Large-subunit ribosomal RNA, domain VI from a Patescibacteria group bacterium, 264 nucleotides, folded computationally. Lineage of the source: Bacteria > Bacteria candidate phyla. Model confidence (mean pLDDT): 82 of 100. Rfam family: Bacterial large subunit ribosomal RNA.

Context: one part of a larger RNA
Parts: sequence; C1' cells; structure tokens
RNA sequence: CGUUGAAAUUUGAAAGGGCCCUUCCCUAGUACGAGAGGACCGGGAAGGACGAAUCUCUAGUGUACCAGUUGUCCUGCCAAGGGCAUUGCUGGGUAGCUACAUUCGGUUUGGAUAAGCGCUGAAAGCAUCUAAGCGCGAAGCCGUCCUUAAGAUUAGAUUUCGGAUCCCUGAUAGACUAUCAGGUUGAUAGGCUCUAGGUAUAAGUGCAGCAAUGCAUUCAGCCGAGGAGUACUAAUAGAUCCAAUCGUCCCGAUUUAUUGUUGG
Repeated sequence: CGUUGAAAUUUGAAAGGGCCCUUCCCUAGUACGAGAGGACCGGGAAGGACGAAUCUCUAGUGUACCAGUUGUCCUGCCAAGGGCAUUGCUGGGUAGCUACAUUCGGUUUGGAUAAGCGCUGAAAGCAUCUAAGCGCGAAGCCGUCCUUAAGAUUAGAUUUCGGAUCCCUGAUAGACUAUCAGGUUGAUAGGCUCUAGGUAUAAGUGCAGCAAUGCAUUCAGCCGAGGAGUACUAAUAGAUCCAAUCGUCCCGAUUUAUUGUUGG
C1' cells in the first nucleotide's frame, strides 16, 4: 500500500517441524541343534542422545539486598557512619534470566508402493508373479501428530458495532517503532500499610569483665524487582482523523403547483 469501516471468532491453499536408538526381563534355556549354542512371533521394564515448555524442587548468576572484615581519608573527638581500594575482599541471597533442574514428546494406525513373496493366467495345448487382472509387503513416500498460515491479488467465511490517533501513567512488551495494561465511571506506575522471602540478632541503654569482649532488651534491625490493600502523588485539560447520521446540491417518483414527502 492492497484486501473499500472496525473488532472478535474462524476455514485451510501452502509452508515448516517431528518420525531416533540401545539394553534388560518374560515367553524360554522353549522351537532348532550331537553338542556348543540359541531364536522368530508376542508382551513388559529401564536408559541414551535430541527437542519443546517451565522455574515448584536442585543449582548458577543476582555490581542500588543483608552481614562480616583489612588499609586509608573524611563527618571536630568517642561511638556511629560515609568515600576509595576489581562490586576492596569474604559469607549468604528475593525477583528475573538460566541448566546441571522439573514436566512432556517421537503414539496410533490408514493409503499407495520399493526390493521381495504370491494368486489366477496366456503369448508358447506344458510351464511361467505379468503380458490383461488381483493380493501381501519397509525406519522410506502421502496422510494421521505439532506450529505458522487469506499478499491464497482466487486477497475467503461467520458474528457484532462506531472506531482510532495525538498527549499522559506504565509492562506480561521493547534498540526506535510496534504490542499489551490503563487514563478519575481509575489500582496504570510511584508512595504508604500489611505480607511472602533474604540477611542474621541493628543503634542506644543496662549488666559482667582491668580490657579485648560477652550477655539482655532482640527470630531484632534493615531490605531491589514478588503478592494484597489503599486515590496520598502523577495519568489534568483538551485536540484531531476515518466511518455513520443530519443538512446542502443533482436526478426521479408522489394527480405535485411548495422551503412538503419519498427513493437514488
């Protein structure tokens, strides 16, 4: 840009993906075989690699979370803190992201076949799977399974009806755009309250000790992304576009003469 408004739900021409492999047990130490050995068919149980989804568990990361700690500078000093030193170093760690984690998948069979095996059967009185005709037959082919899909220009179908943008708050989205959730008839984000969870028991004070330090107050204090609630703050106010309707204009109709009615 098209599909001659928008939205929702769809059909499926076509395209892509997947189809994997191994071991063990039973049948059965059976059939077979002198023995050694050792099945077809059928049933069951595990596993490998690969793939998809997810973050409940496990684990990693988690540089504006918590704690410990070294050196130095600073807040006049003590105490308490802050800056820098690879995030100074160390121990943990929410959300998110991830795999080493969890769950699931390769099923069922259908059709036409390959090699091959056949039936009937002539040419060629026999024979012959083939020449006419008919059947079985593979991890392969076409479907079945999953995903995309009407730019499938043959641009499909059904249902409903007004829709969209600028601007602003944002994230389940994201380079920008787009998409999605909202804009006071509001929980969209921030703040606040509660809570899950993390760290590990704050400061101050008291007590014990000469002191370093320990104990109590204290499962404290602090806290990023998780959850819930709450209009306190900010989504104010408004503008524009398309469609539709009314109106204007044109052409008809109405026994039609009208600023009437009606159709296009």